[in-house]
RNA sequence: UGAGUCGGCUGGGUGGCCGCGGCUCGGCAGUGACCGGGUCGAGGAAGGUCGGGGCUCCGCAGGGCAGGGUGCUGGCUAGCGGCCAGUCGAGGUGACUCGCAGGACAGUGCCACAGAGAACAGACCGCCGAUGGCCCGGGCGACCGGGCACAGGCAAGGGUGAAACGGUGCGGUAAGAGCGCACCAGCGCCCGGGGCGACCCGGGCGGCUCGGUAAACCCCACCCGGAGCAAGGCCAUACGUGGGCGUGGAUGGCCCGUCCGCCCGGAAGGGCACCCCACGGGUAGGCCGCACAGAUGGAUGGCCACCCAUCGGGAUCCCGGUAACGGACCCGUGGACAGAACCCCGCCUACAGGCCGACUCACCUU
Repeated sequence: UGAGUCGGCUGGGUGGCCGCGGCUCGGCAGUGACCGGGUCGAGGAAGGUCGGGGCUCCGCAGGGCAGGGUGCUGGCUAGCGGCCAGUCGAGGUGACUCGCAGGACAGUGCCACAGAGAACAGACCGCCGAUGGCCCGGGCGACCGGGCACAGGCAAGGGUGAAACGGUGCGGUAAGAGCGCACCAGCGCCCGGGGCGACCCGGGCGGCUCGGUAAACCCCACCCGGAGCAAGGCCAUACGUGGGCGUGGAUGGCCCGUCCGCCCGGAAGGGCACCCCACGGGUAGGCCGCACAGAUGGAUGGCCACCCAUCGGGAUCCCGGUAACGGACCCGUGGACAGAACCCCGCCUACAGGCCGACUCACCUU
């Protein structure tokens, strides 16, 4: 000097003219309208609606099923699927980034095509053919030599595939094979050290080796009532007919539990109410919830001028520096994402430009 990684802050300034919303004061005795004064008036994400809470309503507020969420360890937090630190794994030269991170020996499913064979599988090309068989030669014979590749043996070599039932080497064998051995990887068991832990390091023994996939169903552990400000509350306006109804009704689904009013009647029973069904009728208003912005078709905008950030070009020895280089000067250019709606805490996404800090890599100069 350039490129990059992580974190933080900011995100135009000044003046003029016109125009907005809330509150308040006055014009006006009051209201409305109108006019004037004062004062206050969007964000880091206000976006997405992906999470967690506050708050509101339902339920004698309980238990269970169904359903849903999370998934390595430790901690923070009101809580979370968040955050911090770590472990393991993957990517990157690196700073760092990402994680679909419990269980495949509970069970079920799937692994297309290709291939002999895809979980206790398998012979297409191959290798052997010792032993058995066939043929030829030699030999009195026992037998010897050669050939065939039939029976039989092999899964080491090749091929197929994303993946082929450990890898390399040596021995052994007719040829082979963990068949045996050495080393390695994996798995199981045991021991030692470090760590709260996930896990890491080391040693010994051993069967020789017992796919993959759970963001497939599932199992395991932990967590979860439901609905949501269009919640809910108050005022105002307006009702009717018919039927069902304790075998009814009462929170989103189901079960259990629990609870259920009034009138008539001695009782049986009947009626009303809750609720359900059908057919009509009225209303769509106001206030609260709701705020150091508080709207409710929903407010801070438009125009002009100057300054300035950025970018491009120019000029030059004016300033700094040993130098690479930087600053100052002139002309042009012209500033992102985007708007609260009950509140708060997170996550995700968008963002022109500027500033600060730490770190990584490359190059140059001294």
Molecule: Bacterial RNase P class A
Organism: Acidimicrobiia bacterium